Source information:
A computed fold for a 105-nucleotide RNA from an Acidimicrobiaceae bacterium, annotated as SAM riboswitch aptamer (S box leader). The organism belongs to Acidimicrobiaceae, within Bacteria.
RNA sequence: GGAUCAUCCAGAGCGGCUGAGGGACGGGCCCCGUGACGCCGCGGCAACCAGCAGAGACCCCCGCACCAGCGGGGUCGGCAGGUGCCAAUGCCCGAUCGAUGAGGA
Numbered sequence: 001g002g003a004u005c006a007u008c009c010a011g012a013g014c015g016g017c018u019g020a021g022g023g024a025c026g027g028g029c030c031c032c033g034u035g036a037c038g039c040c041g042c043g044g045c046a047a048c049c050a051g052c053a054g055a056g057a058c059c060c061c062c063g064c065a066c067c068a069g070c071g072g073g074g075u076c077g078g079c080a081g082g083u084g085c086c087a088a089u090g091c092c093c094g095a096u097c098g099a100u101g102a103g104g105a
């Protein structure tokens, strides 16, 4: 570094408006007038996409040196623009569609 198996499912607020359902569907199990869902404002989580910095790392590779270091690249890490997200594993099971797959596993 790769493969397989097992186990597990993390993180993230406050306020305003509205006012009855919501978690796509069926069944569960939940959330909700102690205001859910939705919308708005500010904020945050995460690190998918695109980047930024630089010298963070008892790391790796190459070159120069061969005393100790220098340079370049990589990986990890840092930052946070665009998405996404900020109840429960995208809540659980099932069903439908699509992909992969020998297989409705």
Stems, first nucleotide, its partner, number of pairs: 013042005021031003025094004043086003048082002051079002056076002059074006
It was read from a public genome assembly, where an Rfam model found it. The prediction has a mean pLDDT of 75.